[in-house]
Predicted 3D model of a 716-nucleotide part of an RNA (large-subunit ribosomal RNA, domain II) from a soda lake metagenome. The RNAcentral record of the full RNA draws on SILVA.
Context: one part of a larger RNA
RNA sequence: GGCAGGGAGUGUACUGCCGUGGCAAGGCUAAGAGGUUUACGCCUCGGAGUCAUAGCGAAAGCAAGAAGCCCACAGCGCUUUGCGUGAGGGGCCUCGUGUUAACGCGCGAGAAGUCACCGCGGUACGAUUUGAAGCCGGUCGAUCCUAGCCUGGACAGGGUGAAGCGCAGCGAAAGCUGCGUGGAGGCCCGCAGCGUUGCUGUGAUACAAGCGCUCGUGUGAUCUGGGUUAAGGGGUGAAAUGUCAAUCGAGAUCGGUGAUGGCUAGUUCCUUUCGAAAUAGAUCGAAGUCUAGCCUUGAGCGAGCCUGUUAACGAGGUAAAGCUACUGAUUCCGGAUUCUUGGAGGCGACUCCAAGACCAGAGUCAAACUCUGAACUCGUUAACGGUGUAGACCUCAGGAGCGAGGGACACUGCGUAAGGUAGUGUUCCUAGAGGGAAACAACCCAGAGCAAGGUUAAGGCCCCUAAUUCCUGACUAAGUGCCCAUUGAAGGGAGUCACGGUUCUCAGACAGCGGGGAGGUUAGCUUAGAAGCAGCUACCCUUUAAAGAUAGCGUAACAGCUCACCCGUUGAGGACUGUGGCACCUAAAAUGGACGGGGCUCAAGUCAGGAGCCGAGACCUUGCCCACGACUUUGUCGUGGGGUAGAAAGGCGCUCUGCAUGGACGGAAGCUUGGACGUGAGUUCGAGUGGACCGUGUAGAGACGAAAAUCCUGCC
Numbered sequence: 001g002g003c004a005g006g007g008a009g010u011g012u013a014c015u016g017c018c019g020u021g022g023c024a025a026g027g028c029u030a031a032g033a034g035g036u037u038u039a040c041g042c043c044u045c046g047g048a049g050u051c052a053u054a055g056c057g058a059a060a061g062c063a064a065g066a067a068g069c070c071c072a073c074a075g076c077g078c079u080u081u082g083c084g085u086g087a088g089g090g091g092c093c094u095c096g097u098g099u100u101a102a103c104g105c106g107c108g109a110g111a112a113g114u115c116a117c118c119g120c121g122g123u124a125c126g127a128u129u130u131g132a133a134g135c136c137g138g139u140c141g142a143u144c145c146u147a148g149c150c151u152g153g154a155c156a157g158g159g160u161g162a163a164g165c166g167c168a169g170c171g172a173a174a175g176c177u178g179c180g181u182g183g184a185g186g187c188c189c190g191c192a193g194c195g196u197u198g199c200u201g202u203g204a205u206a207c208a209a210g211c212g213c214u215c216g217u218g219u220g221a222u223c224u225g226g227g228u229u230a231a232g233g234g235g236u237g238a239a240a241u242g243u244c245a246a247u248c249g250a251g252a253u254c255g256g257u258g259a260u261g262g263c264u265a266g267u268u269c270c271u272u273u274c275g276a277a278a279u280a281g282a283u284c285g286a287a288g289u290c291u292a293g294c295c296u297u298g299a300g301c302g303a304g305c306c307u308g309u310u311a312a313c314g315a316g317g318u319a320a321a322g323c324u325a326c327u328g329a330u331u332c333c334g335g336a337u338u339c340u341u342g343g344a345g346g347c348g349a350c351u352c353c354a355a356g357a358c359c360a361g362a363g364u365c366a367a368a369c370u371c372u373g374a375a376c377u378c379g380u381u382a383a384c385g386g387u388g389u390a391g392a393c394c395u396c397a398g399g400a401g402c403g404a405g406g407g408a409c410a411c412u413g414c415g416u417a418a419g420g421u422a423g424u425g426u427u428c429c430u431a432g433a434g435g436g437a438a439a440c441a442a443c444c445c446a447g448a449g450c451a452a453g454g455u456u457a458a459g460g461c462c463c464c465u466a467a468u469u470c471c472u473g474a475c476u477a478a479g480u481g482c483c484c485a486u487u488g489a490a491g492g493g494a495g496u497c498a499c500g501g502u503u504c505u506c507a508g509a510c511a512g513c514g515g516g517g518a519g520g521u522u523a524g525c526u527u528a529g530a531a532g533c534a535g536c537u538a539c540c541c542u543u544u545a546a547a548g549a550u551a552g553c554g555u556a557a558c559a560g561c562u563c564a565c566c567c568g569u570u571g572a573g574g575a576c577u578g579u580g581g582c583a584c585c586u587a588a589a590a591u592g593g594a595c596g597g598g599g600c601u602c603a604a605g606u607c608a609g610g611a612g613c614c615g616a617g618a619c620c621u622u623g624c625c626c627a628c629g630a631c632u633u634u635g636u637c638g639u640g641g642g643g644u645a646g647a648a649a650g651g652c653g654c655u656c657u658g659c660a661u662g663g664a665c666g667g668a669a670g671c672u673u674g675g676a677c678g679u680g681a682g683u684u685c686g687a688g689u690g691g692a693c694c695g696u697g698u699a700g701a702g703a704c705g706a707a708a709a710u711c712c713u714g715c716c
Base pairs, nucleotide, nucleotide: 001716002715003714004713005712006711011125012124013123014122015121016120017119019117020116021115022114023113026051027050028049032045033044034043035042036041055062056061065093068092069091070090071089075085076084077083078082094109095108096107097106098105099104128266129265131263135256136255137254138253139252140251146230147229148228149227150226151225152224153223154222155220157189158188159187160185164181165180166179167178168177169176170175193217194216195215198213199212201211202210232248234244235243236242269651270650271649272648273647274646279292280291281290282289283288294401295399296398297397298396299395300394304387305386306385308384309383310382311381312380313379314378315377316376320372321370322369327366328365329364331362332361334359335358339356340355341354342353343352344351345350405429406428407427408426409425410424411423412422413421414420434445435444436443449624450623451622452621453620454619455618459614460613461612462598463597464596468611470610471609472608473607474606475605481600482599491585492584495582496581497580498579499578500577501576502575503574504573512569513568514567515566516565518542519541520540523537524536525535548563551562552561553560625641626640627639628638629637630636631635652705654702655701656700657699658698659697660696661695662694663693670689671688672687673686674685675684676683677682
């Protein structure tokens, strides 16, 4: 891992409610006793007690409507748009009691309970199953490791050469020096032994910590065999929370024990109806819980209800807009010199400058500004519409789940921004399948009972791939594009198309080519020089078809080359500018690569118009199933049938029991296989095998249904 088997809402007590039944102003017995008899039983006693029959009040205590009035559902009756009556029901009135000086106000009052059982909940218990780390108690551990004690064992070889001693020399002496001898040391190098620094080597093998190279110590606080002592909040510890048998911030084991777990995982047959929430308040509360909200089921009541549209009348101060209408912000120019403030000058008078206020003009802003002011929203009323006696709205009662939400669009706060965060509204996902978007919870279309056929939606129609290589007119040359989102900016350019404006032009435009481009004069000044061209000033006149006291290069300064301007040649459109469309550059990421791909260029791209077709579970048609309802009730018609948590309903199957009734050696159950029926759980028939039990109806009882729990056990 596979398969088989096992595997999870149970019981008792109390309690709330629905249903069924008994008795009923009463209901019931409990313990216990007697009887019966194959019996977890039945019959008869037992009224102790308990619930109800009266409430109110802290208490003392006091103590109510069986009979008044009105409305009116169902039902009934009638002369039927209605009227009468009207159980139950509703509204008054009245009564009891408490309080109060009183008015009033609180609770209660026109009799229904109680017992048993089924079912659904609650509380206490292990309380749906499995799962902690832990806490406490009793025991067992020092063969590992730590420390102490007892008794044994071990340390190749080499080096260094302390004290002491001897001899010699020196010295007055103390003593010193030299040579020898000697053999000290938690001394040195280095085996065994003990250890484990680095490679952060090797790499899962090693008896769950190995091996290799390297390295520390290696006569000592050394290493080691055997024995013995110290025990769990305790030991031991040259102290690391180290260690105490592969276990240590408190050993192991057994017990308390089914500890507790607001946390994780699991929780077993079918079908039918409805169908949520992820919000508010509170919480030692934030992964929980309680109340409300939202879901469901039942009962009651009995006529309205409404998120829609329109109209009328009210409410509002947002968007926008505006500001000489306030508050506040804000740019500039001018005026007047009157006021205020500051600065400078001055003995002072006063003068000047700047700012503010003022007047006039122009230009701007505001969530906490408003002289204004929508859309829109809300309230009331009416009409219409929808819905409702087929029972809505509302009320009461039982059962929940939810209380981590998420996306899109619109409007907001914060943030540079975010697949960000916090809100309001709508909607979708959640709990929603189907078609489209290549793939893609929430984007587009569209809400799936089952089956078949048809028509469309979004989106598409060259091939993959269903449907046009359809029609008309343009644009794009960039593979731009064929991608809404899934990018592409400022800026740049004789890309190209369309529509304009201004202007030149056969009296010859624009471009090209040929020629001219002069004289006064080297203008004056400056300067070493300044001659069109360093700089300053001026910028005239003449000849002309035209030619600047010169637009650029150049020279030390001249010179030289061009330009403006003019003529000729050529011969038809040109120059400048605005707007729009589509393209271009700007444009960078890591294996070769993505329009979904192939591939596509008068398109299979883009823009505009048109015709057809394809395309879903949508819509239509036909048949069938189910739910609810009505009716003229073996049927017809109408409406409805996505669904997680969850509520409610009806069924299938398993084991056992009572009663009734059957099958079986002429072959039961089980198993294998083939067929039939049922929406389904399942049921049934035939054949084979098997060889002794097994059904059906009805009533009842459950240790009653497995695919999951890193589930348990077994086998492979």